[in-house]
RNA sequence: UGGCUUAUAGUUCAACGGAUAAGAAUACUUCACUACGAAUGACGAGAUACAAGUUCGAAUCUUGUUAAGCCGG
Repeated sequence: UGGCUUAUAGUUCAACGGAUAAGAAUACUUCACUACGAAUGACGAGAUACAAGUUCGAAUCUUGUUAAGCCGG
């Protein structure tokens, strides 16, 4: 310096070629259970790396930036 891949909840992953209200596991809060905990059960909160663009509609398509990884000169 050029090319390719990736970025979604605290963590690990879904969401098919644009339309269901972005889901699951685990972790966390509260409650039940218990002498107290653990385990179990119920409820709840929690996310699309950032910024633009296209579209009636974007996690998904386009462009740029940032970060990580791989290949080459």
Record summary: Predicted 3D model of a 73-nucleotide RNA (transfer RNA) from Agriterribacter sp. RNAcentral holds the sequence, with entries from ENA and MGnify.